A computed fold for a 71-nucleotide RNA from a Candidatus Brennerbacteria bacterium, annotated as transfer RNA. Its Rfam family is "tRNA". It is annotated as a transfer RNA. RNAcentral holds the sequence, with entries from ENA. NCBI's taxonomy places the organism under Bacteria, Bacteria candidate phyla, Candidatus Brenneribacteriota.

[in-house]
RNA sequence: CGGCCCGUAGCUUAAUGGUAAAGCAGUCGUCUUAUACACGACCGACGCAGGUUCGAUCCCUGCCGGGCCGA
Repeated sequence: CGGCCCGUAGCUUAAUGGUAAAGCAGUCGUCUUAUACACGACCGACGCAGGUUCGAUCCCUGCCGGGCCGA
């Protein structure tokens, strides 16, 4: 310098145009003499900026970050 892949909650992953889901973690509650377990509730996210579209996590472009390959 060129090519390819990835970026979603504190962590690990879904959702591939139509109100963003789950597990673990955290908080609260129920249960218990108490703790743990179990159960229920809550909390919390689409890397950034544009474009297409009635509507974008999803499609397109650029940038940023990470990984792989080539030179």